[in-house]
Context: one part of a larger RNA
RNA sequence: UGACGGGGGCCCGCACAAGCGGUGGAGCAUGUGGUUUAAUUCGACGCAACGCGAAGAACCUUACCUGGGCUUGACAUCCCGAUCGCACCUUAUGGAAACAUUUGGGUCAGCUUGGCUGGAUCGGUGACAGGUGCUGCAUGGCUGUCGUCAGCUCGUGUCGUGAGAUGUUGGGUUAAGUCCCGUAACGAGCGCAACCCUUGUCCUUAGUUGCCAGCAUUUCGGAUGGGAACUCUAAGGAGACUGCCGGUGACAAACCGGAGGAAGGUGGGGAUGACGUCAAGUCAUCAUGGCCCUUAUGGGCUGGGCUACACACGUGCUACAAUGGCCGGCACAGAGGGCAGCGAACCCGCGAGGGGGGGCUAAUCUCAAAAAACCGGUCGUAGUCCGGAUCGCAGUCUGCAACUCGACUGCGUGAAGUCGGAAUCGCUAGUAAUCGCAGAUCAGAACGCUGCGGUGAAUACGUUCCCGGGCCUUGUACA
Numbered sequence: 001u002g003a004c005g006g007g008g009g010c011c012c013g014c015a016c017a018a019g020c021g022g023u024g025g026a027g028c029a030u031g032u033g034g035u036u037u038a039a040u041u042c043g044a045c046g047c048a049a050c051g052c053g054a055a056g057a058a059c060c061u062u063a064c065c066u067g068g069g070c071u072u073g074a075c076a077u078c079c080c081g082a083u084c085g086c087a088c089c090u091u092a093u094g095g096a097a098a099c100a101u102u103u104g105g106g107u108c109a110g111c112u113u114g115g116c117u118g119g120a121u122c123g124g125u126g127a128c129a130g131g132u133g134c135u136g137c138a139u140g141g142c143u144g145u146c147g148u149c150a151g152c153u154c155g156u157g158u159c160g161u162g163a164g165a166u167g168u169u170g171g172g173u174u175a176a177g178u179c180c181c182g183u184a185a186c187g188a189g190c191g192c193a194a195c196c197c198u199u200g201u202c203c204u205u206a207g208u209u210g211c212c213a214g215c216a217u218u219u220c221g222g223a224u225g226g227g228a229a230c231u232c233u234a235a236g237g238a239g240a241c242u243g244c245c246g247g248u249g250a251c252a253a254a255c256c257g258g259a260g261g262a263a264g265g266u267g268g269g270g271a272u273g274a275c276g277u278c279a280a281g282u283c284a285u286c287a288u289g290g291c292c293c294u295u296a297u298g299g300g301c302u303g304g305g306c307u308a309c310a311c312a313c314g315u316g317c318u319a320c321a322a323u324g325g326c327c328g329g330c331a332c333a334g335a336g337g338g339c340a341g342c343g344a345a346c347c348c349g350c351g352a353g354g355g356g357g358g359g360c361u362a363a364u365c366u367c368a369a370a371a372a373a374c375c376g377g378u379c380g381u382a383g384u385c386c387g388g389a390u391c392g393c394a395g396u397c398u399g400c401a402a403c404u405c406g407a408c409u410g411c412g413u414g415a416a417g418u419c420g421g422a423a424u425c426g427c428u429a430g431u432a433a434u435c436g437c438a439g440a441u442c443a444g445a446a447c448g449c450u451g452c453g454g455u456g457a458a459u460a461c462g463u464u465c466c467c468g469g470g471c472c473u474u475g476u477a478c479a
């Protein structure tokens, strides 16, 4: 000087408390451990691994295993030779395919034409290729975490023999090393804040979306004429600064209350992550030192595996019902996607879906039905008209192909489950809870993820205690 203390003081944070909803019990989904296996590829391991890399394992992916095959190789550069009847498309045979043999089609360019040069393919030779092989404790890059915590430092000066201190401590104040005052310090940098995006109000500009607002037509649909008011769209601007008033305060910074205002003291949300810590994570995104393999640790293929299952844990979904289930009726979003695409009307099918193909490169067409809500009916506390696992049968779709191992539909079946021990998690407002919608990935395959809107709470006395953190101070046999 730090770090630590079941030392002290001050102060924060859904840290506790006050509340609301969960997890831990059940079934299923998914990840992990373990076990099993020919293989169940690899990585990630307290917080900060475990719906994580994976925004999507039937083949492919694929790195793993089995089997049958290749050796200058699937890919790059160079050398030698041959061909240009090459490459490519296609036929047949063997084969699980890779591959081997084979039929037909096909048939380079430029030029000083002796042939040369260039290009392509094949064969050969070795230099080499190749490696998701090892080392994240050799590394770059990227990332997590403390933590959006308020800190981390420097120049000069001063003090100290020195390590170092001071500044950065103190009195107030703030979300903040934010600001004010004091002060052997005076200044400065990286952080904080602001500048950026979005949302909330208004104005201007613009009107192939919106409007009968005022008028006319209407097969009643902004459908048509027409209009630029309103909604909206998207460009510019205004607006909030403790600016004004009162009080408190040290005449300061600031705090409390009020006015006006769409919004008030950082208005809400996002992007933004200082010096550093954890030899944190990643050699399997990529790059890369070293080491290792070189007829194999490389490369191609078939089939299998990553989907196993006595068990254990994490994360979710669905429930256990009446604030509910079922049936009928009937409203109201936002944000997105669409040409190898979205696919309307209409017809067929109980349905998944099939036929169809108007329109749309999309404020124009389409995915599209929002759901909870609301209205009416039924059920009457029951393992039930709750719950839907499991299994049987019959189908649909994608795809070369759904046996291992896809999703969905119909009929039947109807398991556990009556609110969950110890323990434990999230959340302070348009939040929690609850309801649906879309997108990425993607042929197909979400209860995951990322976004979007609808309905919409309760509680916070307070900081003694648990956890984490900041500043000052104290002890220390620790560095």
Base pairs, nucleotide, nucleotide: 001479002478003476004475005474007473008472009471010470011469012468013467015463016462019427020426021425022424023423026318027317028316029315030314031313032312033311034309035308042053043052064304065303067301070298073128077127078126079124080123081122082121083120084119088105089104092101093100094099108118109117110116111115130293131292133291134290135289139287140286141282142281143280144278146276151190152189153188154187155186156185157166158165159164170181171180172179196270197269198268199267201238202237203236204235205234206233207232215225216224217223241264244258245257246256247255248254320420324379325378326377327376328375329374336367337366338365341360342359346355347354348353386417391412392411393410394409395408396407397406433455434454435453436452437451438450439449
A computed fold for a 479-nucleotide part of an RNA from a metagenome, annotated as small-subunit ribosomal RNA, 3' major domain. RNAcentral holds the full RNA, with entries from SILVA. Its mean pLDDT, the model's own confidence on a scale to 100, is 85.